[in-house]
RNA sequence: AGCUUAUCUAGAGAGGUGAAGGGAACAGGCCCUAUGAUACCUCAGCAACCACACUUAAGUGAAAGGUGCUAAUUCCUGCAGGACCUAAGGUUCUGGAAGAUAAGGG
Numbered sequence: 001a002g003c004u005u006a007u008c009u010a011g012a013g014a015g016g017u018g019a020a021g022g023g024a025a026c027a028g029g030c031c032c033u034a035u036g037a038u039a040c041c042u043c044a045g046c047a048a049c050c051a052c053a054c055u056u057a058a059g060u061g062a063a064a065g066g067u068g069c070u071a072a073u074u075c076c077u078g079c080a081g082g083a084c085c086u087a088a089g090g091u092u093c094u095g096g097a098a099g100a101u102a103a104g105g106g
Base pairs, nucleotide, nucleotide: 003104004103005102006101007100008099013043014042015041016040017039021032022031023030026078027077028076029075044070045069046068049066050065052061053060054059074098079095080094081093082092083091084090085089
């Protein structure tokens, strides 16, 4: 690299560096951005997967440790099926695919 399992409509921002695009890739939308984004660093915070304590278990608790996260549902759609709307097409629901994170295995 790839594999397995779980979760993904909640939550949580200031300062500094820096200078042009950015929101994973492709396409279509929609948005953020010289009132300085994305990124990186520092501090702060959120959450509670692992680890920790209690518990027969389900679960509960705390937040010092290992991670993670701090615009928009994973920003939305793309594939399949259902329902509704006269048609083109649209709306909505479910599942899938892809992705992210954690734990495991290798």

Record summary:
SAM riboswitch aptamer (S box leader) from Cellulosilyticum lentocellum, 106 nucleotides, folded computationally. Its mean pLDDT, the model's own confidence on a scale to 100, is 85. Lineage of the source: Bacteria > Bacillati > Bacillota > Lachnospirales > Cellulosilyticum. RNAcentral records the identical sequence in 2 taxa. Its Rfam family is "SAM riboswitch aptamer (S box leader)". About the family: The SAM riboswitch is found upstream of a number of genes which code for proteins involved in methionine or cysteine biosynthesis in Gram-positive bacteria.